[in-house]
Overview:
The RNA shown here (c-di-AMP riboswitch aptamer (ydaO/yuaA leader)) has 133 nucleotides and comes from an Acidobacteriota bacterium.
């Protein structure tokens, strides 16, 4: 000088996964707000055979081909890409839980706020919190 590696800030993406206090020996705890998601009545719903379970979280589902396949591929639907809307164009369509058990469900009960990153181009056009009044 370069790169690279650890720490530290500051703008922002994806997700629910954020703010603020206060306590404390780092690591963390504890509380209020906010976000979120699951149990749980009446009341509606639950058709019959068979097979065999069922169920949640989430965009992550169905339906074809190929293949020795649990794998590729492709179509429709579905998700993201610096408020929101249109259209272009690019990405993902995963992984987890629960245990034989759950429908919706007022009171009511439980429970999470992790983890991952570095973005796009037109036009239209502002939107979104908090707080007093």
């Nucleotide at each position: 000088c370069u790169u690279u590696a650890c720490g530290g800030c500051a703008c922002g993406c994806c997700u629910a996964a954020g703010g603020c206090g206060c306590c404390a020996g780092c690591g963390g705890g504890c509380g209020c707000c906010g976000c979120g998601g699951g149990g749980g009545a009446a009341c509606c719903a639950c058709g019959u055979c068979g097979a065999a379970g069922g169920g949640g979280c989430g965009a992550a589902g169905c339906c074809g081909g190929c293949u020795c396949g649990u794998g590729c591929c492709g179509g429709c639907a579905g998700g993201g890409g610096a408020a929101u809307c249109c259209a272009a164009c690019u990405c993902c369509c995963a992984g987890c839980c629960c245990g034989u058990c759950a429908g919706c469900u007022a009171a009511c009960c439980c429970c999470g706020c992790c983890g991952g990153c570095g973005a796009u181009u037109g036009g239209a056009g502002g939107c979104u919190u908090c707080u007093u009044g």